[in-house]
Model confidence (mean pLDDT): 78 of 100. Glycine riboswitch aptamer from Litorimonas taeanensis, 108 nucleotides, folded computationally.
């Protein structure tokens, strides 16, 4: 110095389903915080959503089963499955891929 692989990080990519109905709200409501609590009640910061219902998606989490895998009592384990969380214009998010950069660790 190359090369592989693993972790982080920053960048490119990157799907799939109803801008679904219905009520209440829309410059404050509904959540959070603090006081003080059985309730009420003040206050702060933020603020357009918030609750139901119906259908769908599956690649963020999670749960399941297994080819395989081990240290073989048991354990690990998908892009398959379920659909609890998510999600169904854009935004965001996005499992995975390229790439850069730093650090381990193997091999020369």
């Nucleotide at each position: 110095c190359a090369u592989a692989u693993c972790c982080a990080a920053g960048u490119g990519g990157g799907a799939g389903a109803g801008a679904g109905c219905u009520a209440c709200g829309u410059c404050a409501g509904a959540g959070c915080c603090u006081u003080a609590g059985a309730a009420a009640a003040a206050g702060g910061a933020c603020c357009a959503g918030u609750a139901g219902c119906c259908a769908c998606c599956g690649a963020a989490g999670g749960c399941g089963c297994a080819a395989c895998c081990g240290c073989c009592c048991c354990g690990g384990a998908a892009a398959c499955g379920c659909u609890c969380a998510g999600g169904u214009a854009a935004a965001a998010g996005g499992a995975c891929c390229g790439u850069u950069u730093g650090g381990a660790u193997a091999u020369u």